The part of an RNA shown here (small-subunit ribosomal RNA, 5' domain) has 507 nucleotides and comes from Eubacteriales bacterium OttesenSCG-928-K08. It matches the Rfam family "Bacterial small subunit ribosomal RNA". Taxonomically the source falls in Eubacteriales (Bacteria, Bacillati, Bacillota, Clostridia).
Context: one part of a larger RNA
RNA sequence: GGACGAACGCUGGCGGCGUGCCUAACACAUGCAAGUCGAACGGGGAUAUUGUUUUCGGAUGGUAUCCUAGUGGCGAACGGGUGAGUAACGCGUGAGCAACCUGACCCUUUGAGGGGGAUAACACUUGGAAACAGGUGCUAAUACCGCAUAAGACCACGAAGCCGCAUGGUUUUGAGGUCAAAGGAGCAAUCCGCUUAGGGAGGGGCUCGCGUCCCAUUAGAUAGUUGGUGAGGUAAAGGCUCACCAAGUCCGCGAUGGGUAGCCGAGCUGAGAGGCUGAUCGGCCACACUGGAACUGAGACACGGUCCAGACUCCUACGGGAGGCAGCAGUGGGGAAUAUUGGGCAAUGGGCGAAAGCCUGACCCAGCAACGCCGCGUGAGGGAAGAAGGCUUUCGGGUUGUAAACCUCUGUCGCAGGGGACGAAGAAUGUGACUGUACCCUGUAAGAAAGCCCCGGCUAACUACGUGCCAGCAGCCGCGGUAAUACGUAGGGGGCGAGCGUUGUCC
Numbered sequence: 001g002g003a004c005g006a007a008c009g010c011u012g013g014c015g016g017c018g019u020g021c022c023u024a025a026c027a028c029a030u031g032c033a034a035g036u037c038g039a040a041c042g043g044g045g046a047u048a049u050u051g052u053u054u055u056c057g058g059a060u061g062g063u064a065u066c067c068u069a070g071u072g073g074c075g076a077a078c079g080g081g082u083g084a085g086u087a088a089c090g091c092g093u094g095a096g097c098a099a100c101c102u103g104a105c106c107c108u109u110u111g112a113g114g115g116g117g118a119u120a121a122c123a124c125u126u127g128g129a130a131a132c133a134g135g136u137g138c139u140a141a142u143a144c145c146g147c148a149u150a151a152g153a154c155c156a157c158g159a160a161g162c163c164g165c166a167u168g169g170u171u172u173u174g175a176g177g178u179c180a181a182a183g184g185a186g187c188a189a190u191c192c193g194c195u196u197a198g199g200g201a202g203g204g205g206c207u208c209g210c211g212u213c214c215c216a217u218u219a220g221a222u223a224g225u226u227g228g229u230g231a232g233g234u235a236a237a238g239g240c241u242c243a244c245c246a247a248g249u250c251c252g253c254g255a256u257g258g259g260u261a262g263c264c265g266a267g268c269u270g271a272g273a274g275g276c277u278g279a280u281c282g283g284c285c286a287c288a289c290u291g292g293a294a295c296u297g298a299g300a301c302a303c304g305g306u307c308c309a310g311a312c313u314c315c316u317a318c319g320g321g322a323g324g325c326a327g328c329a330g331u332g333g334g335g336a337a338u339a340u341u342g343g344g345c346a347a348u349g350g351g352c353g354a355a356a357g358c359c360u361g362a363c364c365c366a367g368c369a370a371c372g373c374c375g376c377g378u379g380a381g382g383g384a385a386g387a388a389g390g391c392u393u394u395c396g397g398g399u400u401g402u403a404a405a406c407c408u409c410u411g412u413c414g415c416a417g418g419g420g421a422c423g424a425a426g427a428a429u430g431u432g433a434c435u436g437u438a439c440c441c442u443g444u445a446a447g448a449a450a451g452c453c454c455c456g457g458c459u460a461a462c463u464a465c466g467u468g469c470c471a472g473c474a475g476c477c478g479c480g481g482u483a484a485u486a487c488g489u490a491g492g493g494g495g496c497g498a499g500c501g502u503u504g505u506c507c
Stems, first nucleotide, its partner, number of pairs: 001507004006503005013376006019369002021334001026332003030329003035074003040071002043068011081287003090212008100204003105200004111194001113147001115145002122137006152179004157174007183192003213259003220250003225247008262284004266277004289310005312323004340366001342365003348362001349360004379409004389400004414444006423434001451496005456477003462491005472479002
C1' cells in the first nucleotide's frame, strides 16, 4: 500500500447492486416450511333438481355439481440448513468395472385370457385420563394371491462359431425348469395408464495412479491382522462376514500415535514464483438432540419416517404418554458483533393431477444495518468598502478572505399535484407480490443535507496562550523539569470526504 462476512469511536443527505451469528453442532415458546390425485376404490356429507310414497313430520330412489376421513398411487431420498465429525479414495485430477444398479423420461418390442380370498372405512362394542389399542360383523379397487399364455428374460445342462484384457466376453442353437399384466375417462374416435424384453439419456455404486497441514520432545505398528481354499452375503469385486490353512502385512520415501482441519472451482495479495483464505455463488462429502439399528422403496439406513437406549423439556387421573428450528421468521443465552414472528406464488423452478388447479419460508420481492462497492448531492456565476467579528502583531499592519453580506441564475436531491411502465409468455382472452414503484411532466423553494483525522522527523500541514518530568502524548525515534511547531485549548493550515480514524487478521 491492498484486502475484510468485520468490530469500536466521532459523524451521517439520497439512490443502485450486493452482503449480514465468524462465538454456544447451546436450549428453544409460537406460526408456517410436503403434499397431491374423486379421471384407481367403496362409503359419508352438502346444494340444486326430479320421481315414488305419506299419518304431511317425513321415508326412499334418480340426475348434476361440490366437499371429503379411509383404502390405493406418485412424491416425501429433490429442494432448504449446518460444518460437528473426517488427514480419508473424503476431495481434486486422470483412468478402469470382462464385478454393478437405475423410478419417472425417450426410442423399439411382447402382451393384457380367466378366476379367488381378504381388509380399512362403516356399524356394534371393550379397555384407557390421554396417546392410543383390541374384539365381532359387512364391503370395494389400478390393494393382495393362484391358474393360463411366453416373442422374451432368468436358472442349471449340452453343441457350434467369433473375439479378447487374467478370471473370461459375445452370438447362434437343442431339450428342461421358473416368471407377466389393471384398469380409468369418453357416445365414440381416442387418450391416460398396466405387463415383458432390448437400447438410450441422465443419475448412482465400486476399484486404481498421482496430489492433499503440523509434531520424531510420537519409532515401531498389526490377530480378521496379510494371503490362500471354500462358503455366506451384496446390485456388484473384495476379510465385507465366517470355517479351515499358511505366517504374513505396513514402516525412516515417516508406519503407528498425537494435534489441527470439511475438500475444490475460486477469493485476497504479489511483477512473478509464491504466501494466505475456503463468507456469499457453484460442484462434491458429512451430519440432523446423543449413540445404535433396520423397515419401506428404483433410490434412505431417511432433518420436519419407524424402533431401542441415553440426556433434557413438557402433559398426566401417577397407570402412562409427547417432543427434537444445523428449514423461514422469532426467543433466551453466549459474544466486540450480525436483520422482519413481513408480502406473493406475478415470474423462474419443483411435487401431484388428463386438466382446471392445489402445495411450495425453494424462489421472487419488500423491511432493518454506511457492512461493502459504485454513482449523485449539500449549489452555480458575479461580488473589495478587502465590512464586522475572531486570531495575531514589530501597533504600521497581517490573516481568516471572494469567504460572507448583496445581485443574477439553476433545480440534481426534497416536497406537492398530474401521468405511468418493462418484467406477461405460444395466435387470442386472462394473469404483477414488487407498486401507483422506476420513469415522465408541472409547480415550489438555496431552502432540509459535512464531517473526521492530522500538522517534531518518517509524512503534506505553524503560530499564540495554558501547563511546568505535572497533567499528558506515543506506530518507531522520542516529547514534557518556565518562551513546548510533539501535552491541552484557540486561530490558521494539510489530508480524505458521507465518511474519517482506531483495533484485529492476511499478503